[in-house]
Context: one part of a larger RNA
Formats: sequence, C1' cells, structure tokens
RNA sequence: CCUAGUCCAGGGAAAUCGGCAAAUUAGCUGCAUAUCUUCGGUAUAAGCAGUGCCUGUUUUCUCGAAAGGGAAAGCAGGUUACAAUAACAAGGGGGAAGCGACUGUUUAACAAAAACAUAGGAGACUGCUAAUCAGAAAUGAUUUGUACAGUUUCUUAGGCCUGCCCAGUGUCGGUGUGUUAAACUCUAGUACAAUAGAGCAAAGCCCCGAUAAACGGCGGCAGUAACUCUGACUGUCGUAAAGUAGCGUAGUCCCUUGCCGUUUAAUUAACGGCCUGUCUGAAUGGCUUAACGACUCCCCCGCUGUCCCGGGCUGGGACCCA
Repeated sequence: CCUAGUCCAGGGAAAUCGGCAAAUUAGCUGCAUAUCUUCGGUAUAAGCAGUGCCUGUUUUCUCGAAAGGGAAAGCAGGUUACAAUAACAAGGGGGAAGCGACUGUUUAACAAAAACAUAGGAGACUGCUAAUCAGAAAUGAUUUGUACAGUUUCUUAGGCCUGCCCAGUGUCGGUGUGUUAAACUCUAGUACAAUAGAGCAAAGCCCCGAUAAACGGCGGCAGUAACUCUGACUGUCGUAAAGUAGCGUAGUCCCUUGCCGUUUAAUUAACGGCCUGUCUGAAUGGCUUAACGACUCCCCCGCUGUCCCGGGCUGGGACCCA
C1' cells in the first nucleotide's frame, strides 16, 4: 500500500451528482398517537416511561387424593454496575411532490422501473357444421363450452368526467337510364376460322348514407369601455369542425436560471401561486385520489470518519528472509 474488520477528541453532511457507505433505531410491557381517508387504514405513526437480581406479600388459573408443584398479573421493600431486551437477535423517524392504484411480472449473466400484467370500463366479430387459431388435407385447439359464452382490439382500481368534427383514410350499409372483363346472343366477315360492330352485363369504382372508447383532426385578421392597459362586445375571411371541462414553465421544443411567494447567510434545485401550452387536453383517456413502492426528486430531526484531517489496533495479502 491492498483487502476485511474495529475504535476515535472537537465539529456534525461542511464531503458528494446524490447521506453512496457507515452510524443511529431495534425485543417485550404500559401510556400516548397528528393529518388524510375508499372508515378498512394511515399506526410499531410520532413521542414518553419501564425492563436484572433478592426478600416479603396479594389475586386468578392450573396439575394433584393430599402433601406439594406450575403459570399469569400485580403491590411493597432492598441490592449491584456507567450501563439489566447488558451477549446473540432486533424498525432511524418525520414533512412535501412526481409516476404507477394495489399484491404480482420482466431484460438467466450491465436496466426491477414510471415498462408488462391486473381487477374495472369500452368497441368489434360470432347462433354453433359459429367466430378465431394450427394444418396441404384428414383433423385438431377453443370445447365435451353455447352470447351471463368464446375470440379479438383499446384503456386501466375508486371518484368527477369523457366536449366539437364523418371533409380525408378505414369499416359497415344502400342504390342504379353512370362506367365495365370474359362468356353468351345478334349482325358483318371468313368455303372454316381469325377479326369487327352491337346487345346483355357481376363484383369493383362512381353515387347516397352511417360510424371517432375507428385511424385521426380540433383557425386567422382587424376595431372596440369616460387616464392608461385589457377587451365582455362588433366586423370580416374561413373550416369537416374552429380545443370544451380540466390541468398548465409540467418527466411536456425554445425563450428559461420566466415572474411572485415560501425555504437558505447565499438555491439553475424543491414546494405553492400566476400563465398563450402558438407542440397541454379528455379511454392515443383528462383531472383528482386513501393505501401501497429495494421507483424518482426536495426538505427537516436524529445519527455518524462522508468530510474538516487524519490517527490507532486486529485478521489476511503484498513485501523481505529461510
């Protein structure tokens, strides 16, 4: 020096991307317990006290025929140490946000998560010789099931909700003096044919509708209120419709370290507000939400060799000698 431990004056996160690591806490008994809440929880919340041994004694239960033994809960007194869950074992705690409701699953061997799944919600297909899937087929799975079923797609507990648009694309339905292949019929042509014309005429296209929890989409320019500013209001262009409720400097392009407040001596962080976000936004779900999370971020208390700033000791290496 490396590695695994262990201890440390004073300070106590000043270290660092970040309290990473370590330390603190810890069992049992009694008291006590906020906020929020889906009334179940949150909760071992937080916080406080006790705990060994000896002597005496009370109550209850229990084994036993009895003598006597055992267990639990106390009361009083004493006693030792710095320390009585003395070793081992054995939660640090609190506050505020984001995301995901939750338990669960996952990249065997760099990712455990906000990803996947999920109960719940919604759409589509399907009447059984079903629909869907496998197979060339026979046949098989679903299923020895039958629409309260099966398949499939999207969303994701619960609560409050889910606005406008069917012009485009898709899907479904309808309709016909539009268009339209071959075949067929007729005419011309050919000693037969080829070929030409006409007629008939399916689906499709065209046309007419429906459908957005289908794919998706959801405007601009001016003027205007008795200071100024702003613009409820008006005009005009224009669309299939002109982004509604919510939320909003967001895990959401830039300006951006936006502005105000709280927090700090000092904060590109965090939280609460404001808000044109000209690329927020409603099952590509929107907003909120108790509980939960080896998730992410911020703060406080406690605690500490993370640090100020190093040091001592122990085991094993490295190193030296044999």
Molecule: large-subunit ribosomal RNA, domain IV
Organism: Candidatus Aenigmatarchaeia archaeon